[in-house]
Context: one part of a larger RNA
RNA sequence: GAACGAACGCUGGCGGCAGGCUUAACACAUGCAAGUCGAACGAUCUUCGGAUAGUGGCAGACGGGUGAGUAACGCGUGGGAACCUUCCCUAUGGUACGGAAUAGCUCCGGGAAACUGGAAUUAAUACCGUAUAAGCCCUGAGGGGGAAAGAUUUAUUGCCAUAGGAUGGGCCCGCGUUGGAUUAGCUUGUUGGUGUGGUAACGGCUCACCAAGGCUCCGAUCCAUAGCUGGUCUUAGAGGAUGAUCAGCCACACUGGGACUGAGACACGGCCCAGACUCCUACGGGAGGCAGCAGUGGGGAAUAUUGGACAAUGGGCGCAAGCCUGAUCCAGCCAUGCCGCGUGAGUGAAGAAGGCCUUAGGGUUGUAAAGCUCUUUCACCUGCGAAGAUGAUGACGGUAGCAGGAGAAGAAGCCCCGGCUAACUCCGUGCCAGCAGCCGCGGUAAUACGGAGGGGGCUAGCGUUGUUC
Numbered sequence: 001g002a003a004c005g006a007a008c009g010c011u012g013g014c015g016g017c018a019g020g021c022u023u024a025a026c027a028c029a030u031g032c033a034a035g036u037c038g039a040a041c042g043a044u045c046u047u048c049g050g051a052u053a054g055u056g057g058c059a060g061a062c063g064g065g066u067g068a069g070u071a072a073c074g075c076g077u078g079g080g081a082a083c084c085u086u087c088c089c090u091a092u093g094g095u096a097c098g099g100a101a102u103a104g105c106u107c108c109g110g111g112a113a114a115c116u117g118g119a120a121u122u123a124a125u126a127c128c129g130u131a132u133a134a135g136c137c138c139u140g141a142g143g144g145g146g147a148a149a150g151a152u153u154u155a156u157u158g159c160c161a162u163a164g165g166a167u168g169g170g171c172c173c174g175c176g177u178u179g180g181a182u183u184a185g186c187u188u189g190u191u192g193g194u195g196u197g198g199u200a201a202c203g204g205c206u207c208a209c210c211a212a213g214g215c216u217c218c219g220a221u222c223c224a225u226a227g228c229u230g231g232u233c234u235u236a237g238a239g240g241a242u243g244a245u246c247a248g249c250c251a252c253a254c255u256g257g258g259a260c261u262g263a264g265a266c267a268c269g270g271c272c273c274a275g276a277c278u279c280c281u282a283c284g285g286g287a288g289g290c291a292g293c294a295g296u297g298g299g300g301a302a303u304a305u306u307g308g309a310c311a312a313u314g315g316g317c318g319c320a321a322g323c324c325u326g327a328u329c330c331a332g333c334c335a336u337g338c339c340g341c342g343u344g345a346g347u348g349a350a351g352a353a354g355g356c357c358u359u360a361g362g363g364u365u366g367u368a369a370a371g372c373u374c375u376u377u378c379a380c381c382u383g384c385g386a387a388g389a390u391g392a393u394g395a396c397g398g399u400a401g402c403a404g405g406a407g408a409a410g411a412a413g414c415c416c417c418g419g420c421u422a423a424c425u426c427c428g429u430g431c432c433a434g435c436a437g438c439c440g441c442g443g444u445a446a447u448a449c450g451g452a453g454g455g456g457g458c459u460a461g462c463g464u465u466g467u468u469c
């Protein structure tokens, strides 16, 4: 000098664009944040328009948050083969015949509640069987196995199988990826083989047996620290530092473990178990998880509203109308940052008054003020009033903007002045009070402390502190 997710002190007019718990992955009151479909189904109510608890389907694996863990194929980059992929697209073929239940509803109970037991009865695109099999899978090549679902406004849309695509994902490898040797040896599923099991898939992934291997001073193991990257800051560059916002990947969801469902999870607002904590209880038993958006307590130098709308963009469901969406778009707060604008312009010497200094003559503040002549940006008042929305639909918002009006009117501070370093005098104080980044000032003439006048610098900011280069 530059930079900052900054903080603190003094000060503070407007607008645009951005940013805003870096600390306790501490605990959380309250509200909202993931639903939707009646064109799958029975049923109930009905103002006959419709509404809905349940079964069923799809979606809750996306979106949103956080960075605890992780030094790792986690990430980055470049390759690879033994894989899966709902919805979507393309193509081919099919969609036949039956069956048994069950929720809801009704009845009878249990319980404080959460919830739950029994009986009877009913439907389906829920469940099961049979048939069929072009193509599919297995095969000892003979053969064996395996599918479907209908709805309706009669025009569609579903369903099943197979092949291909697209998209998304799983796996493997080369190289790169912090510090410590005051960590030198580490390893028994360990290293490899044969076989078994398992997986969508390769594989010690698992298990049985066999062999005794594997890694390591080119740093294994251990310890500490840390999410990684595109990027960001700095710099002429090389480098150094860093990983907020935005984007990609990973990991996590009170702590630890586990699986279920599913195309996809070992699942933030799903389930089960254990633990800590909080709450309810009739003491028998139950409920909960803000590292979603707001908000509260706490910690801290420090970081915002318990706001509006689905109008746009996007997502889920639905044939659609539409519903949901704290994603998102907006608004609110904060000079936190960057950028722009303003706080007036011209004229004006009796060089006014006042202040300060003085050698008492004067000098300086200073064209500065007053006065005179103008202008009206921004703010204010009145009226009009968008684009964003391809037909309709605008939260923002009577916003941006436009026109008119009034009046210099509403709008300047902060730091410094010994040298480094731009800028000097007086008074007070008297090694006191104090200053200070370094050198150092202060003990009676202090340009270094405090005040004043004057001056210098930056300016809606200025200075200090912290950190990086």
Base pairs, nucleotide, nucleotide: 001469002468003467004466006465007464008463009462010461013341014340015339016338017337018336019334020333021299026297027296028295030294031293032292035058036057037056040055041054043052044051045050065252066251067250074177075176076175077174078173079172080171083169084168088165089164090163091162092161093160094159095158096130097129098128099127106119107118108117109116110115136145137144138143150157151156178224179223180222185215186214187213190212191211192210193209194208195207197205227249228248229247230246231242232241233240234239254275255274256273257272258271277288278287279286280285305331307330308329309328313327314325315324316323317322344374345373346372347371354365355364356363357362378410380405381404382403383402384401388396413458414457415456416455417454418439419438420437424453425452426451427450428449434441435440